Notes: This is a predicted structure of a 243-nucleotide part of an RNA (large-subunit ribosomal RNA, domain VI) from a Candidatus Tayloriibacteriota bacterium. The organism belongs to Candidatus Tayloriibacteriota, within Bacteria.
[in-house]
Context: one part of a larger RNA
């Protein structure tokens, strides 16, 4: 390191419809056990693919204002200024998914055989069968079970392994966990990209002008998903298992 178990814990739930069959049974009306199968409601676990919600990351409209010398173009404040949309993340009322089989020992109860009691008798000996209840199985926890195990491997000063640090997040109050630390994809950066949101800014052309059109599904963003060692994860340290 990495599995196992004892003692725990959790969960054990119902309808309705089909068939078996308009079959047994029954004059009729009417209607079944057994069994096979379908779909639901509570309740549960886990997830976000779809359906929505949020999304003070983002993108876009629009208002007053202040400011960048002025035009344009922005960039601050107005509850994120309002207002439409939304990635990732959280999330249900969204999605799948459980309570399924099957063993043991019984309850009520039904039996065998059999006396006591020449007979009967499920019972006194003995013997079988039987429930959503119990005890296994499913799923958890889990050697402080001081009864502190069992096994393969590696190690005992020629040092197993932690810790101290630093990057970070499937993790998180702080610790812990959990991935990495140059023999490097662990975060940043930077390239590309799922997506997002809607056609930037500049110039051109057309309008007397608001404005329209072309470039242009541009432009910007990109908590997601990959590449890539440029940057950060240097180096030292401390502890450490004999007798």
């Nucleotide at each position: 390191c990495a599995a196992u178990u004892u003692c725990u814990a959790a969960a054990u739930c119902u309808g309705u419809c089909c068939u078996c069959a308009c079959g047994a049974c029954g004059a009729g009306a009417g209607g079944a056990c057994c069994g096979a199968g379908u779909u639901g409601a509570a309740c549960u676990g886990a997830c976000c693919u779809c359906u929505g919600g949020u999304g003070u990351a983002u993108c876009u409209g629009c208002u007053c204002u202040a400011c960048c010398g002025c035009c344009a173009g922005g960039u601050g404040g107005a509850c994120c200024g309002c207002a439409g949309a939304g990635u990732a993340g959280c999330u249900a009322u969204g999605u799948c998914g459980g309570g399924a089989a099957g063993g043991g020992a019984u309850a009520a109860a039904u039996u065998c055989u059999g006396a006591a009691a020449g007979c009967a008798u499920c019972u006194a000996a003995g013997a079988a069968u039987g429930a959503a209840a119990c005890c296994c199985a499913c799923u958890u926890c889990a050697a402080g079970a001081u009864g502190a195990g069992g096994a393969a491997u590696c190690g005992u000063u020629u040092g197993a392994g932690a810790c101290c640090c630093g990057u970070a997040a499937g993790a998180g109050a702080u610790u812990a966990u959990u991935a990495c630390g140059u023999a490097u994809a662990u975060a940043g950066g930077c390239u590309u990209u799922a997506g997002g949101u809607g056609u930037a800014c500049g110039c051109a052309c057309g309008g007397u002008a608001a404005c329209g059109u072309g470039u242009u599904g541009a432009g910007c963003c990109g908590a997601g998903a990959a590449g890539u060692c440029c940057u950060a994860a240097u180096u030292c340290g401390u502890c450490g298992a004999a007798u």